Predicted 3D model of RNase P RNA and transfer RNA as a complex of 450 nucleotides. Rfam match: Bacterial RNase P class A. By type it is a ribozyme.
RNA sequence: GGAGCAGGCGGGAUGAUCGCUGGCCCGUCAGCGGGUUGGAGGAAAGUCCGAGCUCCACAGGGCAGGAUGGUCGCUAACGGCGACCGGGGGUGACCCCAGGGAAAGUGCCACAGAAAACAUACCGCCCCGAGCUUGUCGAGGGGUAAGGGUGAAAAGGCGAGGUAAGAGCUCACCAGUUCCCCGGGUGACCGGGGAAGCUAGGCAAACCCCAUCCGGAGCAAGACCAUGUAGGGGAGCGUUCGAGGGUAGCCCGCCCGAGCUCCCGGGUAGGUCGCUUGAAGCAGCAGGCAACUGUUGCCCCAGAGUAAUGAUCAUCGCCCCCCCGGAGGGUGACCGAGGGGGGGAACAGGACUCGGCUUACAGCCUGCUCCGACA
RNA sequence: AGGCACGUAGCUCAGGGGGAGAGCGCCAUCCUGACGCGGUGGAUGUCCAGGGUUCAAAUCCCUGCGUGCCUACCA
Numbered sequence: 001g002g003a004g005c006a007g008g009c010g011g012g013a014u015g016a017u018c019g020c021u022g023g024c025c026c027g028u029c030a031g032c033g034g035g036u037u038g039g040a041g042g043a044a045a046g047u048c049c050g051a052g053c054u055c056c057a058c059a060g061g062g063c064a065g066g067a068u069g070g071u072c073g074c075u076a077a078c079g080g081c082g083a084c085c086g087g088g089g090g091u092g093a094c095c096c097c098a099g100g101g102a103a104a105g106u107g108c109c110a111c112a113g114a115a116a117a118c119a120u121a122c123c124g125c126c127c128c129g130a131g132c133u134u135g136u137c138g139a140g141g142g143g144u145a146a147g148g149g150u151g152a153a154a155a156g157g158c159g160a161g162g163u164a165a166g167a168g169c170u171c172a173c174c175a176g177u178u179c180c181c182c183g184g185g186u187g188a189c190c191g192g193g194g195a196a197g198c199u200a201g202g203c204a205a206a207c208c209c210c211a212u213c214c215g216g217a218g219c220a221a222g223a224c225c226a227u228g229u230a231g232g233g234g235a236g237c238g239u240u241c242g243a244g245g246g247u248a249g250c251c252c253g254c255c256c257g258a259g260c261u262c263c264c265g266g267g268u269a270g271g272u273c274g275c276u277u278g279a280a281g282c283a284g285c286a287g288g289c290a291a292c293u294g295u296u297g298c299c300c301c302a303g304a305g306u307a308a309u310g311a312u313c314a315u316c317g318c319c320c321c322c323c324c325g326g327a328g329g330g331u332g333a334c335c336g337a338g339g340g341g342g343g344g345a346a347c348a349g350g351a352c353u354c355g356g357c358u359u360a361c362a363g364c365c366u367g368c369u370c371c372g373a374c375a
Numbered sequence: 376a377g378g379c380a381c382g383u384a385g386c387u388c389a390g391g392g393g394g395a396g397a398g399c400g401c402c403a404u405c406c407u408g409a410c411g412c413g414g415u416g417g418a419u420g421u422c423c424a425g426g427g428u429u430c431a432a433a434u435c436c437c438u439g440c441g442u443g444c445c446u447a448c449c450a
Base pairs, nucleotide, nucleotide: 001371002370003369004368005367006366007365008364009363012316013315014314015313016312017311018310020039021038022037023036024035025034026033027032041347045358046357048356049355050354051353052352053218054217055216056215060252061251062250063249065214066213067212068211069210070084071083072082073081074080085099086097087096088095089094100209101208105207106206107203108202109201122148123147124144125143126142127141128140131137132135156174157173159171160170161169175199177196178195179194180193181192182191183190184189222273223272224271225270232264233263234262235261236260237259244256245255246254266449267448268447281298282297283296284295285294286293287292318344319343320342321341322340323339324338328335329334376446377445378444379443380442381441382440385399386398387397388396393430401417402416403415404414405413423439424438425437426436427435
């Protein structure tokens, strides 16, 4: 100088004035006034997952559907997190992976190319060869995947033998697949040895198969109170031959069951609870590589309902630019105390609550590590 | 707050793994005295954005952005 990883802060502090809002207290003519105390975030966001909580009588079976996908662990749970294994990238610190199955089946592989998956013969190579112009000719037939060419991909690689030319056709070595044995590991897997057929293309974020998980809806859940009317009119289905309902679908089972659906018309759109003490937060200690867990102590930290947390001023602080100034340091390039002026400060904001993920973000701080150059 | 659908040419839409297309519109030209109608020809795209799977992505998957729709209660 460049880079990697982890963690943290984040319209800063103090004061003054004017306001907003929840709780408590006091006063009051019930309209309000005064005092005191609390008042957004690391993502409050997107609503992508998982739960708590509430209701659906119970939350049963099968199909369909959806989700996940190395192993072991953590957790209330998860598609999250940690450690490890395998593969890939990087000189390295380190980073990335939807990472089960393609010898269960079906399907697809455009164009080019002879042939794209039961392999295939365009050129070339080799053998036979009608023929006549007897040649480095050749209609036609056959063999051949070693060479050329096409393609993202051409059915193991290389050498030797072999052959008319060739070919795992045979052999040695190497790569890979399946099976067996030994050793290590909880396991994914790793190391070593042997055998077989000699080789099996890719795509499952194509259908599918395997394993595991999933009942549905959501605080506009739900409970209570109040207000109000034309508690009205019409059509269809149904009351043991059972309509309809049981919160997206189908069937069975079970339960409830006399009403249900649609159209026209009418009314209320007010209050209270749910509502914030929770798998919470902070600090110490202990266990664990870690995620995390246990224990002790401290602490209470927004609960509104079109929605509050703001505005102005002063001083100080942070960053950038310009000007002045040059004490002082260094062999030197250069660094630089101090003063003045101007500018800047992101992304964004609760609405039942938590655990994650993802996305947005000016500026800055801390720690560890790697590479290069110089000393 | 919750739930759902869509995004392809100026507009409305098709295409659901291998050439980006149709209708209307636009431009040029022919026709006409001129305009319209009609004929012929032509241009036009970050397939909303980024990343991934694949030999190959408008299409399949993930994330984000934008637009639109639905919702309470009584009888």